The RNA shown here (c-di-GMP-I riboswitch aptamer) has 87 nucleotides and comes from an Armatimonadota bacterium.
Taxonomically the source falls in Armatimonadota (Bacteria, Bacillati).
It matches the Rfam family "c-di-GMP-I riboswitch aptamer". Rfam's curators write: GEMM was predicted in a large-scale screen for bacterial structured RNA regulatory elements. Its family is annotated with cyclic-di-GMP binding in the Gene Ontology.
Model confidence (mean pLDDT): 83 of 100.
The sequence was found by an Rfam model in a public genome assembly.
RNA sequence: CAAGCGAAAUGGCAAACCGCACCGAAAGGUCGGGACGCAAAGCCACGGGUCUAAUGUUGUAGUCGCUAAGACAGCCGGGUUACCGAA
Numbered sequence: 001c002a003a004g005c006g007a008a009a010u011g012g013c014a015a016a017c018c019g020c021a022c023c024g025a026a027a028g029g030u031c032g033g034g035a036c037g038c039a040a041a042g043c044c045a046c047g048g049g050u051c052u053a054a055u056g057u058u059g060u061a062g063u064c065g066c067u068a069a070g071a072c073a074g075c076c077g078g079g080u081u082a083c084c085g086a087a
Base pairs, nucleotide, nucleotide: 005085006084012038013037017033018032019031021030022029023028036074042080043079044078046077047076048075049072050071051070056066057065059064
């Protein structure tokens, strides 16, 4: 120095839930509080998966089915960048 690893320290992120504030048709996101957890819980929807169904479809006539161009990176894999340095 590189890969791997995760003791210590500094610092970081923030699930559920709350507000019912903002954006959105919804899923979901943003902001504030919160603290279950996280060594990539930084970033990228590339593969699989999951959620939603506005739009489209006319299969059908039921407030149904199908549909991602929407969403989830804290579901798994992959890609990519990165702080610290005990064993």